[in-house]
RNA sequence: CGAGGCGGACGGGUGACCGCCGAACCGAAUGACGCGGUUAGGAGGAAAGUCCGGGCUCCGAAGAGCAGGGCGCUGGGUAACGCCCAGUCGGGGUGACCCGAAGGAAAGUGCCACAGAAAUCACACCGCCGAUGUCACGGGAUGUCUCCGGAGAUCUCGCGGCAGGCAAGGGUGAAAAGGUGGGGUAAGAGCCCACCGGCGGCCGGGUGACCGGUCGGCCAGGCAAACCCCGCCCGGAGCAAGACCGAAUAGGAGGGCUGCGAGGUUGCUCGCCGAGCCCUCGGGUGAUGGUCGCUGGAGGCGCCGGGUGACCGGCGUCCUAGACAGAUGGUCACCGGGCCGCAAGGCCUACAGAACCCGGCUUACAGUCCGCCCUCGGCCC
RNA sequence: GCUCGCGUGGCUCGAUUGGAGAAGGCAACGCACUUCUAAUGCGUCUUAUGGGAGUUCGAAUCUCCCCGCGAGUUCCA
Numbered sequence: 001c002g003a004g005g006c007g008g009a010c011g012g013g014u015g016a017c018c019g020c021c022g023a024a025c026c027g028a029a030u031g032a033c034g035c036g037g038u039u040a041g042g043a044g045g046a047a048a049g050u051c052c053g054g055g056c057u058c059c060g061a062a063g064a065g066c067a068g069g070g071c072g073c074u075g076g077g078u079a080a081c082g083c084c085c086a087g088u089c090g091g092g093g094u095g096a097c098c099c100g101a102a103g104g105a106a107a108g109u110g111c112c113a114c115a116g117a118a119a120u121c122a123c124a125c126c127g128c129c130g131a132u133g134u135c136a137c138g139g140g141a142u143g144u145c146u147c148c149g150g151a152g153a154u155c156u157c158g159c160g161g162c163a164g165g166c167a168a169g170g171g172u173g174a175a176a177a178g179g180u181g182g183g184g185u186a187a188g189a190g191c192c193c194a195c196c197g198g199c200g201g202c203c204g205g206g207u208g209a210c211c212g213g214u215c216g217g218c219c220a221g222g223c224a225a226a227c228c229c230c231g232c233c234c235g236g237a238g239c240a241a242g243a244c245c246g247a248a249u250a251g252g253a254g255g256g257c258u259g260c261g262a263g264g265u266u267g268c269u270c271g272c273c274g275a276g277c278c279c280u281c282g283g284g285u286g287a288u289g290g291u292c293g294c295u296g297g298a299g300g301c302g303c304c305g306g307g308u309g310a311c312c313g314g315c316g317u318c319c320u321a322g323a324c325a326g327a328u329g330g331u332c333a334c335c336g337g338g339c340c341g342c343a344a345g346g347c348c349u350a351c352a353g354a355a356c357c358c359g360g361c362u363u364a365c366a367g368u369c370c371g372c373c374c375u376c377g378g379c380c381c
Numbered sequence: 382g383c384u385c386g387c388g389u390g391g392c393u394c395g396a397u398u399g400g401a402g403a404a405g406g407c408a409a410c411g412c413a414c415u416u417c418u419a420a421u422g423c424g425u426c427u428u429a430u431g432g433g434a435g436u437u438c439g440a441a442u443c444u445c446c447c448c449g450c451g452a453g454u455u456c457c458a
Stems, first nucleotide, its partner, number of pairs: 001377005006371005012335007020042002023039005044351001048362002051360005056238004063270004068234005073087005088102001089100004103229002108227002110223003125170002127166003132163004137158006144151002178196006197219001199216007242292004252281006263273002299318008336349005382454007391407003400438001409425005431447005
């Protein structure tokens, strides 16, 4: 200097004019709404998706079980979580680092198509051997018989088969009875040996997941984001929850179920409480009513201490939108930033708006800055 | 706000309980038949299974994220 990794921050500013929203105070004016002025304030890192967890509210004599759902290596953090931190193991990368739905296949069931001989009882397609046993042919040796043509016996060699042996080699496949190398064998095979992987025992280290050492028979897979088993966790509904006030009317009509138990906030069973419940038609209420809930919080900021870290503790300080057919906008000027251009100048300035509130995850984002800690490559001293 | 469903050739609509060839019908094209057309018969073509990541030997199908289109439901007494 270039390329990369990881973490964090910003994502427009200032002024003027006009226009919005609520609060506090003042003034005028009212039955109320409404009007004028001043002060301080007024969308986010994701406000988004609604994927999770809660706070809060209501129901349930607020209980138990089954079903159902979630998580899944270990230890921590947190109000809690499927989140975050640290670590272990596995995978990727030259590396800094990144990713992992990461328990169990020996509780059981199921799947592994096609190809291939064969995909979990192990039968062998091409092949190798044929030591052992056997058939046939040919040669040699020994000896027997002979009608001198030959017959038959034993041994040995070669070749061709059969019985039998092999799963090492080849082929097929994602995967075929651990892998590589050597010995051994008729040919082979953990049959034996060395190293590696897996499984099991013992010892040591660690809170633990695991790691290291040593010994051993050798050792038939994979898939659980297949059903399932094991361990831990889980009432339901949701601010349109819910509480209060006002106004008006038809305490209407019809039907079904119901002390042989209606109904009781997912489903089923038990328990408990216990008299209404459901459907259809019709009427009334407000220019589709008003107030609360509605913003002071597991809160923000600063400093100190503890901790590898997530985070925890202490002290101090601050109040920062609460709208309701739903507010924060428009114009002008100057600047900030980026690109093009010699310059003048031109063009662009992202994703995108709270609606009860928090903690996360995921997705979208033009561009800029800061880094501590790093990695790789090149150059110079 | 809450709860669900769907997306596949130009169109429609099966396969969705993981197997390899992604089907059927309509349309389009070619041939045959006919004086010509239609009908009919035979055949052919047309697929990034909405997009991406993952599990698996293998994904339209299983899991997660994103995009788009639809459905139901909600105040007071």
This is a predicted complex of two RNAs, RNase P RNA and transfer RNA, with 458 nucleotides together.